[in-house]
Context: one part of a larger RNA
RNA sequence: GCCGGCGAGUUACGGUAUGUGGCGAGGUUAAGGGCUUUGAGGCCUGGAGCCGCAGGGAAACCGAGUCUUAAUAGGGCGAACUAGUCGCAUGCUGUAGACCCGAAGCCGUACGAUCUAUCCAUGGGCAGGUUGAAGCCUCGGUGAAACGAGGUGGAGGACCGCACCACCGGCUGUUGAAAAAGCCUUGGAUGACCUGUGGAUAGGAGUGAAAAGCUAAUCGAGUACGGUGAUAGCUGGUUCUCCCCGAAAUGCAUUUAGGUGCAGCCUCGUAUAAAAAGAGUGGCGGGGGUAGAGCUACUGGAUGGAUGAGGGGGACUGGGGUCCUACCGAUUUCAACCAAACUCCGAAUACCGUUACUUGUAGAUACGGGAGUGAGACUACGGGUGAGAAGGUUCGUGGUCUAAAGGGAAACAGCCCAGACCGACAGCUAAGGUCCCUAAGCCCGCGCUGAGUGUGACAAGGAUGUGGGGGAGCCUGGACAGCCAGGAGGUUGGCUUAGAAGCAGCCACCCUUGAAAGAGUGCGUAACAGCUCACUGGUCGAGCGCCCCUGCGCCGAUAAUGUAGGGGGCUAAGCGCGGCGCCGAAGCUUCGGAACAUGCAUACUUAGGUGUGUGCGUAGUUGGUAGGGGAGCGUUCUGUACGGGGAGAAGUCGUGUCGUGAGGCGCGGUGGACUGUACGGAAGUGAGAAUGCCGGC
Numbered sequence: 001g002c003c004g005g006c007g008a009g010u011u012a013c014g015g016u017a018u019g020u021g022g023c024g025a026g027g028u029u030a031a032g033g034g035c036u037u038u039g040a041g042g043c044c045u046g047g048a049g050c051c052g053c054a055g056g057g058a059a060a061c062c063g064a065g066u067c068u069u070a071a072u073a074g075g076g077c078g079a080a081c082u083a084g085u086c087g088c089a090u091g092c093u094g095u096a097g098a099c100c101c102g103a104a105g106c107c108g109u110a111c112g113a114u115c116u117a118u119c120c121a122u123g124g125g126c127a128g129g130u131u132g133a134a135g136c137c138u139c140g141g142u143g144a145a146a147c148g149a150g151g152u153g154g155a156g157g158a159c160c161g162c163a164c165c166a167c168c169g170g171c172u173g174u175u176g177a178a179a180a181a182g183c184c185u186u187g188g189a190u191g192a193c194c195u196g197u198g199g200a201u202a203g204g205a206g207u208g209a210a211a212a213g214c215u216a217a218u219c220g221a222g223u224a225c226g227g228u229g230a231u232a233g234c235u236g237g238u239u240c241u242c243c244c245c246g247a248a249a250u251g252c253a254u255u256u257a258g259g260u261g262c263a264g265c266c267u268c269g270u271a272u273a274a275a276a277a278g279a280g281u282g283g284c285g286g287g288g289g290u291a292g293a294g295c296u297a298c299u300g301g302a303u304g305g306a307u308g309a310g311g312g313g314g315a316c317u318g319g320g321g322u323c324c325u326a327c328c329g330a331u332u333u334c335a336a337c338c339a340a341a342c343u344c345c346g347a348a349u350a351c352c353g354u355u356a357c358u359u360g361u362a363g364a365u366a367c368g369g370g371a372g373u374g375a376g377a378c379u380a381c382g383g384g385u386g387a388g389a390a391g392g393u394u395c396g397u398g399g400u401c402u403a404a405a406g407g408g409a410a411a412c413a414g415c416c417c418a419g420a421c422c423g424a425c426a427g428c429u430a431a432g433g434u435c436c437c438u439a440a441g442c443c444c445g446c447g448c449u450g451a452g453u454g455u456g457a458c459a460a461g462g463a464u465g466u467g468g469g470g471g472a473g474c475c476u477g478g479a480c481a482g483c484c485a486g487g488a489g490g491u492u493g494g495c496u497u498a499g500a501a502g503c504a505g506c507c508a509c510c511c512u513u514g515a516a517a518g519a520g521u522g523c524g525u526a527a528c529a530g531c532u533c534a535c536u537g538g539u540c541g542a543g544c545g546c547c548c549c550u551g552c553g554c555c556g557a558u559a560a561u562g563u564a565g566g567g568g569g570c571u572a573a574g575c576g577c578g579g580c581g582c583c584g585a586a587g588c589u590u591c592g593g594a595a596c597a598u599g600c601a602u603a604c605u606u607a608g609g610u611g612u613g614u615g616c617g618u619a620g621u622u623g624g625u626a627g628g629g630g631a632g633c634g635u636u637c638u639g640u641a642c643g644g645g646g647a648g649a650a651g652u653c654g655u656g657u658c659g660u661g662a663g664g665c666g667c668g669g670u671g672g673a674c675u676g677u678a679c680g681g682a683a684g685u686g687a688g689a690a691u692g693c694c695g696g697c
Base pairs, nucleotide, nucleotide: 001697002696003695004694005693006692011096012095013094014093015092016091017090018089019088020087021086022085023084026051027050028049032045033044034043035042036041055062056061065077066076067075068074099237100236102234106227107226108225109224110223111222117201118200119199120198121197122196123195124194125193126191128160129159130158131156135152136151137150138149139148140147164188165187166186169184170183171182172181203219205215206214207213240632241631242630243629244628245627250263251262252261253260254259264373265372266370267369268368269367270366271365272364278359279358280357281356282355283354284353285352286351292345293343294342299339300338301337303335304334305333306332310328311327312325313324314323315322316321376401377400378399379398380397381396382395383394384393385392406417407416408415421593422592423591424590426589427588428587432583433582434581435568436567437566441580443579444578445577446576447575448574454570455569461555462554465552466551467550468549469548470547471546473544474543482539483538484537485536486535488512489511490510493507494506495505518533522531523530594622595621596620597618598617599616600615601614602613603612604611633686635683636682637681638680639679640678641677642676643675644674651670652669653668654667655666656665657664658663
């Protein structure tokens, strides 16, 4: 891992609701007792007690009333308007382990020092080599010593290094040879050394050269058993079928935030109205202060101009003061603005009421039984927060997902289309598509793009890209561009300057000739010179340049494996506008079938339209998680009745068949002794999951 078996809402006693049965203003016995008996069985007895028939008050107490109170007032709770009670069944709930499995832990009583820590007693062990302390001897030395030298001697938590003990580093090993080792290397190796045997100390205790180490592969409190089915607002699991309905992820509160209570939303029952209540649309009647807008209509903000109180600065003045000012600037005023916490104004929607119509198995309200939910997600719009970031966060309104399959978006819970009862090798459409992959148009008409732009998403900014529209100019009295020619004189204007002559800079910018020519547009020189432009004539001969709006393109354009429209590819098979087809879904239609609901009819039935069946109609319904409700299948045992079985039961293998399904039945093989049907009853009643348990492989 697979297969098989086992494996989770039970039981007792209370409460409550519903169903059903008995009796009913009453209902009912409990223990006990008697009789009987195969049976913890049956029948009888037992009225104690309990519930109900009356309430109000804290109570005394009073009583269809009572309490409050001074009250015969008012008010509260009652009566008038009566149904209970005892069984059984089912839902839920309380107390119990209370659906099952699961802690880490807490406490108690025992058992452990054969491992290990320390200690006590008594034994054992340490190859070999090296060094050479004290002391002693001899000699030297001294007055004697000290001291020196040689020898002797054999000290040391001394040195090197086996056994022994340890374990610094690495490799291997890591389902190991091994639940700590092997190999290489390393430290101690006469000592605070190592070790045998016997003994002592332990669970909040021991022991500890101290690491919370060790106390039997267990230690921040050992192990075994018990309290014990501790508790677990947590995780996991919770077993047959079909039918009807179908949520929530919100509000308030919470030692509360992943829990819970109440409400909201779901379901079931009862009741209420049928000209009703509900929903939709129209009319009518309402309140509002949002969007917008506005502001000499307030409160504030804020820009410029005018005005210019006051101030600053300057001049004059003995002082007082007067004058000037391109500075600041209140007020007033003009113009243009801003505001969630501004409003002289002010919608659309929404909401409330009312009325008419439509709908009508839609639904609504009240009471009662049962829930689940109280982590939500994205999307569109309106806001806050953030950075007018986030697949961000937090509200509001709608949608979808959640709990929704199908088609589209290449793939893709939340986007677009559309809500799957079942069957069909039938048809029509939606979104989206129609060259090939790939179902359907290389469809038709008119334009645009030339960038592979595009075919699925980039900015400011830049540019004689190109299409469309508009505006004001110049032009056969000859425009624009090119070419030919002129572009002069006063004058080198004045100043400045070493110089300044159109062309460093400052000032002025005149006059003359003329077709035209600046006191000069640029280049240039040290300064001149030189080239050129403006401007004019000629040549040429028809349009020229500028500005604005707009369509499609260009640049701007950089990311990590390898391109990036799903691909091939495409000049349309791209983009825009118009048109006609077609394809395309579980949508709609057609044909067949099922169930449910509802209306009518009908048969039987009932106290009763109470229930069951049948037929017809419906422009009725039938996606579904949590969850509520309903109807069934099957297993074991059992009561009553009736059956089957050696001429072959159960079980099992195969096959056929019936039923919407759980499942049922037949036949054949195997098997070799039990077993079924109908109507009831009772449950150890259904397995795929729990890192489930046991077994097999």
A computed fold for a 697-nucleotide part of an RNA from Synergistetes bacterium ADurb.Bin155, annotated as large-subunit ribosomal RNA, domain II. Rfam family: Bacterial large subunit ribosomal RNA. The RNAcentral record of the full RNA draws on SILVA.